[in-house]
RNA sequence: GGCCCCAUCGUCUAGCGGUUUAGGACACGACCCUCUCAAGGUCGAGACCGGAGUUCGAGUCUCCGUGGGGCUA
Numbered sequence: 001g002g003c004c005c006c007a008u009c010g011u012c013u014a015g016c017g018g019u020u021u022a023g024g025a026c027a028c029g030a031c032c033c034u035c036u037c038a039a040g041g042u043c044g045a046g047a048c049c050g051g052a053g054u055u056c057g058a059g060u061c062u063c064c065g066u067g068g069g070g071c072u073a
Base pairs, nucleotide, nucleotide: 001072002071003070004069005068006067007066010026011025012024013023018056028044029043030042031041032040049065050064051063052062053061
């Protein structure tokens, strides 16, 4: 350089064009429980890599870019 794959809460992940408010686990915060801590319970905050396009409608499809990974010369 060429080709292929991936990108969603702090981390791991669901999502295959239209259901609500993008869901779950762990972590985090508050409260309950406890003499205290842990465990447990209730509640809460937290994300679609950037831009453009297609469409009535895009996390989802297309293109460009960025970052990461793999194969190859």